Description:
This is a predicted structure of a 384-nucleotide RNA (Bacterial RNase P class A) from Frigoribacterium sp. PhB160. RNAcentral holds the sequence, with entries from ENA and Rfam. Of the family's consensus pairs, 97% are formed in the model. The source organism's lineage runs through Bacteria, Bacillati, Actinomycetota, Micrococcales and Frigoribacterium. Its Rfam family is "Bacterial RNase P class A". It is annotated as a ribozyme.

[in-house]
RNA sequence: CGGGUCGGCAAGACGGUCGCGUCGGUCGGGGGCUCGCUCCCGGCCGCCGAGGAACGUCCGGGCUCCACAGAGCAGGGCGGUGGGCAACACCCACCCGGGGCGACCCGCGAGACAGUGCAACAGAGAGCAGACCGCCACGGUCGUCGCCGCGAGGCGCGGCCGGGGUAAGGGUGAAACGGCGGUGUAAGAGACCACCAGCGGUUCGGGUGACCGACCGGCUAUGCAAACCUCGCCUGGAGCAAGGUCAGACAGAAGGCGUCGAGGCGGCUCGCUGAGCCUUCGGGUAGACCGCUAGAGGGCUGUGGCGACGCAGUCCCGAGAUAGAUGGCCGUCCAUGGUGCUCCGGCACCGGGACAGAACCCGGCGUAUCAGCCGGCCCGUCCG
Numbered sequence: 001c002g003g004g005u006c007g008g009c010a011a012g013a014c015g016g017u018c019g020c021g022u023c024g025g026u027c028g029g030g031g032g033c034u035c036g037c038u039c040c041c042g043g044c045c046g047c048c049g050a051g052g053a054a055c056g057u058c059c060g061g062g063c064u065c066c067a068c069a070g071a072g073c074a075g076g077g078c079g080g081u082g083g084g085c086a087a088c089a090c091c092c093a094c095c096c097g098g099g100g101c102g103a104c105c106c107g108c109g110a111g112a113c114a115g116u117g118c119a120a121c122a123g124a125g126a127g128c129a130g131a132c133c134g135c136c137a138c139g140g141u142c143g144u145c146g147c148c149g150c151g152a153g154g155c156g157c158g159g160c161c162g163g164g165g166u167a168a169g170g171g172u173g174a175a176a177c178g179g180c181g182g183u184g185u186a187a188g189a190g191a192c193c194a195c196c197a198g199c200g201g202u203u204c205g206g207g208u209g210a211c212c213g214a215c216c217g218g219c220u221a222u223g224c225a226a227a228c229c230u231c232g233c234c235u236g237g238a239g240c241a242a243g244g245u246c247a248g249a250c251a252g253a254a255g256g257c258g259u260c261g262a263g264g265c266g267g268c269u270c271g272c273u274g275a276g277c278c279u280u281c282g283g284g285u286a287g288a289c290c291g292c293u294a295g296a297g298g299g300c301u302g303u304g305g306c307g308a309c310g311c312a313g314u315c316c317c318g319a320g321a322u323a324g325a326u327g328g329c330c331g332u333c334c335a336u337g338g339u340g341c342u343c344c345g346g347c348a349c350c351g352g353g354a355c356a357g358a359a360c361c362c363g364g365c366g367u368a369u370c371a372g373c374c375g376g377c378c379c380g381u382c383c384g
Base pairs, nucleotide, nucleotide: 001380002379003378004377005376006375007374008373009372012333013332014331015330016329017328018327020049021048023046024045025044026043027042028041029040030039031038032037033036051355055366056365058364059363060362061361062360063239064238065237066236070270071269072268073267075235076234077233078232079231080094081093082092083091084090095109096107097106098105099104110230111229115228116227117224118223119222132170133169134166135165136164138162139161140160141159142158143157145156146155147154148153178196179195181193182192183191197220199217200216201215203214204213205212206211243290244289245288246287252281253280254279255278256277257276263273264272265271297316298315299314300313301312302311303310304309334353337350338349339348340347341346
């Protein structure tokens, strides 16, 4: 310098102006009363006013209500090991498998000797399988072939047919019943041998563990559990329109069920609770307040830990709307793109800054994101 890989930062800056929302102050108007407080409306002033994902709502929690949330079944979720965390399907470290020269990346990673099931297409054969081509002897037959023989014929070579042998080679496939080399054989084959892979072991060693290494054994055992299933662990339901307080309005009627248990605990059974519930017709209100934002919060320093993270100290933390505010314009600068000019230093003009956007709050994951900046590491090339 080029290519790659991993991680982090930032999400234009400043000023002016117009506007919006909460809150505070002040002025004016109106209402209430216990007469100096409070409520409403409007003007002015001031503070503050989205995000790294506020998003999707896919997981996990807090909080609230339903038994102080109970038992069993069903259902659902998770799945290498050890840690972290409030918890998790998240994070960290390690193991195993796969990819890459490498930094590094990927894995919905328990069990296929409990049972059932499936394996499309292609292929001869697909789960204890299978001779299509090829190879190999044997038998028959043909030859205008070769050699021997006086001859009948014999030996060989080649073609065809037949019933066999063979899973080494070809071919098909995601997968063909271990791989490579040798021995062996008519040709072959774990038939036998060495090495490797896999499997097993009441063996030895290392590790908390997943697992790894060594030795021994017999001799090969297919894959799919994101098919049913089995094993282990977790799991009650609903969600801030949860839930509560206050104010205000109205009008009830009919039918059915119910202390011999309605309704509730959103599948079923038990259990708990204990007086209302359902349908139809008719009527009324759809206001205010609490919940509501300081929390498993963040920064820095020290310390323990490989790390996720923990502990201690210190500092900081000004959205809370309810049909939903956080925006528009102008100027200067910044990053960047295009065009033109150039004395190669720049200058001028035009364009232009993404994705998106709170609604109870946190921790994650996933997805979107224009143009950028910074750093660690790896590979290659060149120079010293």

Source information:
Its mean pLDDT, the model's own confidence on a scale to 100, is 76.